RNA sequence: ACCUCAUCCAGAGGGGCUGAGGGAAACGGCCCGACGACGCCCCGGCAACCACCACGACGACUCGAUGACGAGGCCGCCCGUGGCAGGUGCCAAUUCCGUCCAGACCGGACAUCCCGGCUGGGAAGAUGAGAG
Numbered sequence: 001a002c003c004u005c006a007u008c009c010a011g012a013g014g015g016g017c018u019g020a021g022g023g024a025a026a027c028g029g030c031c032c033g034a035c036g037a038c039g040c041c042c043c044g045g046c047a048a049c050c051a052c053c054a055c056g057a058c059g060a061c062u063c064g065a066u067g068a069c070g071a072g073g074c075c076g077c078c079c080g081u082g083g084c085a086g087g088u089g090c091c092a093a094u095u096c097c098g099u100c101c102a103g104a105c106c107g108g109a110c111a112u113c114c115c116g117g118c119u120g121g122g123a124a125g126a127u128g129a130g131a132g
Base pairs, nucleotide, nucleotide: 003130004129005128006127007126008125013043014042015041016040017039021032022031023030026099027098028097029096044091045090046089049087050086052083053082054081055080056079058076059075061072062071063070064069095124100121101120102119103118105117106116107115108114
C1' cells in the first nucleotide's frame, strides 16, 4: 500500500518565513487569496479516537443463604458515565456543494417524462483504532 471497524451539519487563531495560487483527484458550481491565501516553523487553542484513572453495570471467583438473592476484592471486562490530557488528530465554508442509486415529499399551473430542491443510501476521501 491493501483490508476491517468507528466517526465526519459541533468546536478551536495569533506571530514569523515564503510569495501565487489554493479549497484531495476529474468536471461543474461556489468560495479563499498580494488587506499575502496554500505551505513550513513557533506559540496558543479545540476535541476526546487511543492510552491512563475513578465509579457503575456485567461476567467469573470466594463466602453466606438457598427463591429469585446478599456480601467481598492488588480478578476480568465487549459496555456506560465522569475525569485527565500522555500518543495521534484538528483549528474558513457540512468532508464547501454536486456527480452514482432510491423516494409515496416540495416547486416548475395539471399528468408521463424532464429539470431543480429535499430526504435516505452509496462511492470517494479524511482521522483514529486494529489487523497484516